[in-house]
RNA sequence: UAAGCAGAGCGGAUGAUCGCGGCUGCAGGUCCCGCAAGGGCGCAGGUGAGGAAAGUCCGGGCUUCGCAGGGCAGGAUGCCGGAUAACGUCCGGUGGAGGUGACUCUAAGGAAAGUGCAGCAGAAAGCAAACCGCCGGGGGCCUUCGGGCCUCCGGUAAGGGUGAAACGGCAGUGUAAGAGACUACCGCCGCCGUGGUAACACGGCGGGCAUUGUAAACCCCAUCCGAAGCAAGACCAAACACCGCCUUCGGGCGGAGGGAAAGCCAUGGGCCGGCCCGGUCCGCUUUUCGGUAGGUCGCUUGAGGGCGUCGGCGACGGCGCUCCUGGAUAGAUGAUCAUCCUUCGGGGCUUCGCCCCGUUGACAGAACCCGGCUUACAGCUCUGCUUACACC
Repeated sequence: UAAGCAGAGCGGAUGAUCGCGGCUGCAGGUCCCGCAAGGGCGCAGGUGAGGAAAGUCCGGGCUUCGCAGGGCAGGAUGCCGGAUAACGUCCGGUGGAGGUGACUCUAAGGAAAGUGCAGCAGAAAGCAAACCGCCGGGGGCCUUCGGGCCUCCGGUAAGGGUGAAACGGCAGUGUAAGAGACUACCGCCGCCGUGGUAACACGGCGGGCAUUGUAAACCCCAUCCGAAGCAAGACCAAACACCGCCUUCGGGCGGAGGGAAAGCCAUGGGCCGGCCCGGUCCGCUUUUCGGUAGGUCGCUUGAGGGCGUCGGCGACGGCGCUCCUGGAUAGAUGAUCAUCCUUCGGGGCUUCGCCCCGUUGACAGAACCCGGCUUACAGCUCUGCUUACACC
């Protein structure tokens, strides 16, 4: 200098004017809206989207289902050890694959419990097999007498062909020709030793030298798992109709959840994620009629943020100090102007710097909250590491 790998951050800034939302404090009226519950208007302060708010893929906090259990089915995860509230996430390590490397990926338990699948090709793809070949013997024909051709029997799976894969691989000994038949190395299985918490690694001994792959196929094994969801749920007001009391018969007050029909009806019905057992409650199901759609809470103080320090390889955890940073409900954070900055193009000059003109500024917008994962992203900056080349 170039090309890469891993991680982190910014992603327009400042000022002025006008305009929005909510919080806190003060004020709070014979004001405005509303039948009411409630809401609005005034002054001051400070505050107002994201790293992904997206996807709705996981895990929770919280709310409701009255409380609790056993089994089956179903679902999820799947090497080892840790972190975490938890997870299918993250950290570290091991095995395997890729890359010169920094690094990246991994659905990574079990094929000797069983079943299934592996098309076509090929002789043959599960208790296997001989297409072309090689060797030995018998017979026939030919012969240049070395042998050649055809056929039958026996031996063979080293060579060739097919295929992703062919009774382990490679080199030799040996054989009529071969073959784990035998030997060395590798591979597989078993045992032992060393190191490691472990996955596993290294080493030694022995063995049959043999029977492929696939479980992101069914299955087996181990571990774990209630459901629904803020439109959850709670309170207030009003209205319909019901009951009780009062009444000047207009209505007022209180109560609890509306009225009607049909069915089941304790040998019943409902509930406990599906089913069974079991438990528990006393009602439940269907159809139809009527009213309401208003207001408040939930609603933002959190497994919270920042800084420092200690422990840890790390994820992360402890301690101390400090901060409060959106709560809307047809849905707020915007508009204008000026200057500066960024991208790209052009021009000029006193040329590596400056000035002018035009242009550009990515992905994208909360709705109960939080921890992750995945996806999108113009441009810019920083840190560490790898490879190549050149110079000193």

Record summary: A computed fold for a 392-nucleotide RNA from a Lachnospiraceae bacterium, annotated as Bacterial RNase P class A. A source record names the gene rnpB. It matches the Rfam family "Bacterial RNase P class A". From the family's description: Ribonuclease P (RNase P) is a ubiquitous endoribonuclease, found in archaea, bacteria and eukarya as well as chloroplasts and mitochondria. It is annotated as a ribozyme. The RNAcentral record of the sequence draws on ENA.